[in-house]
Molecule: c-di-GMP-I riboswitch aptamer
Organism: Candidatus Rokuibacteriota bacterium
RNA sequence: CUCCGAGAAAGGCAAACCAGCCGCGAGGCUGGGACGCAAAGCCACGGGUCUGGGAAUGGUUCCCAGAUCGCCGGGUUGCCGAA
Numbered sequence: 001c002u003c004c005g006a007g008a009a010a011g012g013c014a015a016a017c018c019a020g021c022c023g024c025g026a027g028g029c030u031g032g033g034a035c036g037c038a039a040a041g042c043c044a045c046g047g048g049u050c051u052g053g054g055a056a057u058g059g060u061u062c063c064c065a066g067a068u069c070g071c072c073g074g075g076u077u078g079c080c081g082a083a
Base pairs, nucleotide, nucleotide: 004081005080012037013036017032018031019030020029021028022027035070041076042075043074045073046072047071048068049067050066051065052064053063054062055061056060
């Protein structure tokens, strides 16, 4: 340094839910709160799911715009060092 992830150490993040705010909505932000997480840090690049609008119509598909990184994959950065 790379791989890897422990009955280690220092820490970190924060689900559901509640309150307030923003948004047509999915959802986001702030505070509280912890289900959990070795990247649950970041990126919307591929896929999936969801939302708004439109088109077609034999009931399913397509297009546009968005959301989701704690759905999966990928990219990228990082703490520690047992086996």